[in-house]
Context: one part of a larger RNA
RNA sequence: AGCAUACGGCGGAUGCCUAGGCACCAAGAGCCGAAGAAGGACGUAGGAGGCUGCGAAAAGCCUCGGGGAGCUGCCAACCGAGCUGAGAUCCGAGGAUGUCCGAAUGGGGAAACCCGGCAGGAGUCAUGUCCUGUCACCCGUGCCUGAACACAUAGGGCAUGCGGAGGGAACGUGGGGAAGUGAAACAUCUCAGUACCCACAGGAAGAGAAAGCAACCGCGAUUCCGUUAGUAGUGGCGAGCGAAAGCGGAAGAGGCUAAACCGAUCGCGCGUGAUAGCCGGCAGGCGUUGCGCGUUCGGGGUCGUGGGACCAUCUGGUCAGAUCUGCCGGUCUGACGGGAAGUCAAAAAGUCUCGUGUUAGUCAAAUGGCAUUGGAAAAACCAGGCACAGAGGGUGAUACCCCCGUAGACGAAAACACGUGACCUUCCUUGGAUGUGUUCCCAAGUAACAGCGAGCCCGUGAAAUUCGCUGUGAAUCUGGCGGGACCACCCGCUAAGCCUAAAUACUCCUUGGUGACCGAUAGCGGACUAGUACCGUGAGGGAAAGGUGAAAAGUACCCCGGGAGGGGAGUGAAAUAGUACCUGAAACCGUAUGCUU
Numbered sequence: 001a002g003c004a005u006a007c008g009g010c011g012g013a014u015g016c017c018u019a020g021g022c023a024c025c026a027a028g029a030g031c032c033g034a035a036g037a038a039g040g041a042c043g044u045a046g047g048a049g050g051c052u053g054c055g056a057a058a059a060g061c062c063u064c065g066g067g068g069a070g071c072u073g074c075c076a077a078c079c080g081a082g083c084u085g086a087g088a089u090c091c092g093a094g095g096a097u098g099u100c101c102g103a104a105u106g107g108g109g110a111a112a113c114c115c116g117g118c119a120g121g122a123g124u125c126a127u128g129u130c131c132u133g134u135c136a137c138c139c140g141u142g143c144c145u146g147a148a149c150a151c152a153u154a155g156g157g158c159a160u161g162c163g164g165a166g167g168g169a170a171c172g173u174g175g176g177g178a179a180g181u182g183a184a185a186c187a188u189c190u191c192a193g194u195a196c197c198c199a200c201a202g203g204a205a206g207a208g209a210a211a212g213c214a215a216c217c218g219c220g221a222u223u224c225c226g227u228u229a230g231u232a233g234u235g236g237c238g239a240g241c242g243a244a245a246g247c248g249g250a251a252g253a254g255g256c257u258a259a260a261c262c263g264a265u266c267g268c269g270c271g272u273g274a275u276a277g278c279c280g281g282c283a284g285g286c287g288u289u290g291c292g293c294g295u296u297c298g299g300g301g302u303c304g305u306g307g308g309a310c311c312a313u314c315u316g317g318u319c320a321g322a323u324c325u326g327c328c329g330g331u332c333u334g335a336c337g338g339g340a341a342g343u344c345a346a347a348a349a350g351u352c353u354c355g356u357g358u359u360a361g362u363c364a365a366a367u368g369g370c371a372u373u374g375g376a377a378a379a380a381c382c383a384g385g386c387a388c389a390g391a392g393g394g395u396g397a398u399a400c401c402c403c404c405g406u407a408g409a410c411g412a413a414a415a416c417a418c419g420u421g422a423c424c425u426u427c428c429u430u431g432g433a434u435g436u437g438u439u440c441c442c443a444a445g446u447a448a449c450a451g452c453g454a455g456c457c458c459g460u461g462a463a464a465u466u467c468g469c470u471g472u473g474a475a476u477c478u479g480g481c482g483g484g485a486c487c488a489c490c491c492g493c494u495a496a497g498c499c500u501a502a503a504u505a506c507u508c509c510u511u512g513g514u515g516a517c518c519g520a521u522a523g524c525g526g527a528c529u530a531g532u533a534c535c536g537u538g539a540g541g542g543a544a545a546g547g548u549g550a551a552a553a554g555u556a557c558c559c560c561g562g563g564a565g566g567g568g569a570g571u572g573a574a575a576u577a578g579u580a581c582c583u584g585a586a587a588c589c590g591u592a593u594g595c596u597u
Base pairs, nucleotide, nucleotide: 001596002595003594004593005592006591007590008589009588015582016547017546020518021517022515023514024513025512026511027510028509029507030506031167032166039101040100041099042055043054044053046079047078049075050074051073061095062094063093064092065091066090070083071082072081106115107114108113116135117134118133119132120131121130122129137164138163139161140160141159142158143157144156145155171202172200173199174198175197176196182189186236212219213218223250224249225248226247227246233241234240254499255498256497257443261299262298263297264296266294267293268292269291270290276289277286278285279329280328281327282326283325284324304477306442307441308440309439310437311435312434313433314432315431317336318335319334320333321332322331323330337429338428339427340426341425342424350423351422352421354419355418356417357416358415359414361410362409363408367383368382369381372379384401385400386390392404393403394402448472449471450470451469452468453467454466458484479494480493481492482491483490534541535540554581557568558567559566560565
């Protein structure tokens, strides 16, 4: 020195465990914010630091409920001082306070700081100082004022609005919009209208009541799922991309305007005393009330077997009033009675009753022995019991009957959600039917066409349909559009205005539950002071780190030592469980013995 055996050191694998994660299911919630959010800074307890809570009223204040014996949050003890059956701590509901920054909004600013105006108040002899309130910008509405320029307008000002502004995980709509890649290279193409950026909205969004499909049969808004179907198509006809109708389901809901016509308001123009007008007839009366155009408001009207307006005819509960006057007729308004609907669109607000649920909770069955083992009984043995409860967790090992729970049953002063009913609100009560028409209306810089693009399964193609920009530029039902160039026939529909629940997408969040999900190099980056320490000017990057024991019973006392650390003693079932703590593998390092050299 090597090998072997034994015993150690170092090391922290493995096993076991779980306080934390992951995925999904069900229900809820789906926004917060100038009444100052999200997120922070700084403070705040008798005692330093971190976390949590809270805000100068500062681990808290008030009220109302629950609960019932201890309490002054956690790391985390110790000391001190207190509170509490006059019900504390704790849990829930509602309120109060809520520094400074932050959209940040009196002005400024290098966030958490600096400096002000005005009104009221405190204090001072007075000034300085302090407290409370208020003072940004934009928009809407109302009012005042008011240029160039007479009216006017611009501008300025005041009041008012839980108007806006900012934040938020994914989902949504819109505006922009790649490249790696694939095509075995690459340019059209693909990736992909994806990633990403921006704007905006909602609890969903978007879409949506046919100028639609279809095919000679018919259907009847939209959305989503399955199928049709990897079909029809498209495609350097390469790589690839890729429908629709129909059928089967989920859900189910339809409405309002514009115009014609009538009435009213305002403005402009015309109208010359009656052959305009004042509902019709007769008689009287009035006198710019009239006519045309335009604005605003109300009525009317809303459709494709075309609809509506105007006109005519037929039909029609009661009462009252109005219509220049009287009569008749007509028209309009209101009330009664009758009918219908409603707050999720089609109009909109609230109160009350009752019920259900959420936000604290309450009750809840049944076991003992043992001379067994053990440190410990829940184990073994013996003898029992409950069960609408033998889900689960804890307790010194493995407990239906020890504890918490579980099945089941019950509970709210207050707030919230949903639903029922009543009050309430709205609408109809008249319209309806029929008919005629050389009458009027039926969404215009629109449709369409041309050029250039985009998007559709569709890459310019024979390329319809849809959308954008530019140019040209119709018609009003004997009108228009579509049915894949285009034409004819036939069929379908009625554009150029608007609203619309459900079925659908998602989960930052709350509650409950589940797992052939993980178990500390795993599972979220994070089981622990974690987006911490640390790195970076910054955007940003981003860890490591769990386990004594049943209980600290965490080794009094003695000895060696400066200490660290040990040896006794003691605790404990165990100390080779001693806070470098469960188990304690290997590499690596020793000690002893044996063998070999």